RNA sequence: GAAGCUGGCUAGGCAGUCGCCGCCCUGGGCAACCAGGGGGGAGGAAAGUCCGGGCUCCAUAGAGCAGGAUGCCGGUUAAUGACCGGCCGCCGUGAGGCGAGGACCAGGGCCACAGAGACGAGCGUAUUUAGUUACGGUGAAACGCGGUAACCUCCAUCCGGAGCAAGGCCAAAUAGGCAGACGAUGAAGCGGCUCGCUGAGUCUGCGGGUAGGCUGCUUGAGCCGUCGGGUAACCGCCGGCCUAGAGGAAUGACUGUCCACGACAAAACCCGGCUUAUCGGCCAGCUUCACCU
Numbered sequence: 001g002a003a004g005c006u007g008g009c010u011a012g013g014c015a016g017u018c019g020c021c022g023c024c025c026u027g028g029g030c031a032a033c034c035a036g037g038g039g040g041g042a043g044g045a046a047a048g049u050c051c052g053g054g055c056u057c058c059a060u061a062g063a064g065c066a067g068g069a070u071g072c073c074g075g076u077u078a079a080u081g082a083c084c085g086g087c088c089g090c091c092g093u094g095a096g097g098c099g100a101g102g103a104c105c106a107g108g109g110c111c112a113c114a115g116a117g118a119c120g121a122g123c124g125u126a127u128u129u130a131g132u133u134a135c136g137g138u139g140a141a142a143c144g145c146g147g148u149a150a151c152c153u154c155c156a157u158c159c160g161g162a163g164c165a166a167g168g169c170c171a172a173a174u175a176g177g178c179a180g181a182c183g184a185u186g187a188a189g190c191g192g193c194u195c196g197c198u199g200a201g202u203c204u205g206c207g208g209g210u211a212g213g214c215u216g217c218u219u220g221a222g223c224c225g226u227c228g229g230g231u232a233a234c235c236g237c238c239g240g241c242c243u244a245g246a247g248g249a250a251u252g253a254c255u256g257u258c259c260a261c262g263a264c265a266a267a268a269c270c271c272g273g274c275u276u277a278u279c280g281g282c283c284a285g286c287u288u289c290a291c292c293u
Stems, first nucleotide, its partner, number of pairs: 001289010012258007020041002023038006043264001047275002050273005055163004062195004067159005072086005087101001088099004102154002107152002109148003123136004167215004177206006189197001222241004227236003
């Protein structure tokens, strides 16, 4: 000097004008609302819906079968198929990256070409009562303790279901309408079946009314920092911070300026992972190559 690997931070800034959403304070108003002031207002992936949970309901919710998931050992976590460490295997010169990593004498299936034949098979030569015994040829492998289980299967461990359109409250309206089936010889009971438990409604068709408002809804398994423990993931004490809650869906438009010239892209109950897309800028550690000393 060049090319890489791993981890972390950031994701246009500043100023002005008009506009939007929510909260707090003050004033006016019966209220709806109006005015002023103050603070706040999309991401590292918000995406995919691939996993795991929190939360809500079934619901008093047990056992078994079927079904599904994982698959070396240990650790971390609320939990996972994630993450960390180690072993083994593969890729890479290397830093590193990936892993669908238990069992083939429990059983079954499958194994191209060559070869007579790839699980009761058996070509050629010699031998024998006898494919009885020995040798040879093809092939990775042939009188089989060969291969394959991201083939079935077996083993070990784990697993209720549905989902914020979950659920709760209030107001209003109508026809607590009509007809039928099943039901204590047991209705309904939220993936399937059986048993158990509970014990009275359930279902179908026709017809009628309503579709409004509030809540769930944001203080969290939350974030940042010092210190301590641990190889690490992570855990603990202490201190600090509050950081969107829309409701057909809020952050937009314009001007000036700086520069690294801005890609992929927009919350909808919340959180932890994984995967995918992606313009740049910065920091730390490590590896290889070339040259000089």
Molecule: Bacterial RNase P class A
Organism: Betaproteobacteria bacterium